[in-house]
RNA sequence: GGAAAGUGUACCUAGGGUUCCACAACCUUUGGGUUGGUUUGGUCCAAGCGGUACAGGCGUUUUACGCUACACCUAUAGGGAUAAAAGCCCAGGAGGU
Repeated sequence: GGAAAGUGUACCUAGGGUUCCACAACCUUUGGGUUGGUUUGGUCCAAGCGGUACAGGCGUUUUACGCUACACCUAUAGGGAUAAAAGCCCAGGAGGU
């Protein structure tokens, strides 16, 4: 200097918006309709650098045990999906340290 690896899934949390539900206001032929996320919420989405569990991987004195480290800034940036948005995805990207 270069390459590889730094894992996956489930359940959650920080967080997220507003398709549905709820709520609020207005209208109503009282069946319902319109608007509002600058509405606490439920459904929903959700962290590489948050949590838990299982799996996977590696090692050994192998049917058991051990390890699975680290992860700062630019950036409340740019693009993308979904109804819409986000610590989601592009992306442990790019650049810096």